[in-house]
RNA sequence: GAUAAAGCCAAACCAGCCGCAAGGCUGGGACGGAAAGCCACGGGCCUUUAUAGAUAGCCGGGUUGCC
Repeated sequence: GAUAAAGCCAAACCAGCCGCAAGGCUGGGACGGAAAGCCACGGGCCUUUAUAGAUAGCCGGGUUGCC
């Protein structure tokens, strides 16, 4: 450093599958991203059969990576 380069990721939506659900996975797709890689540690928000779980593309933090 996204108003550069080589690349990378992939919102909404659609199809199939899993889950009580939030949501997740695969394929298509591309709103966007300089960590939109990973971690549920703190806060927020969401779901539930309130035991628990989901969200890292909500914010903060930790950690790793490209030029």
c-di-GMP-I-GGC riboswitch aptamer from a marine sediment metagenome, 67 nucleotides, folded computationally.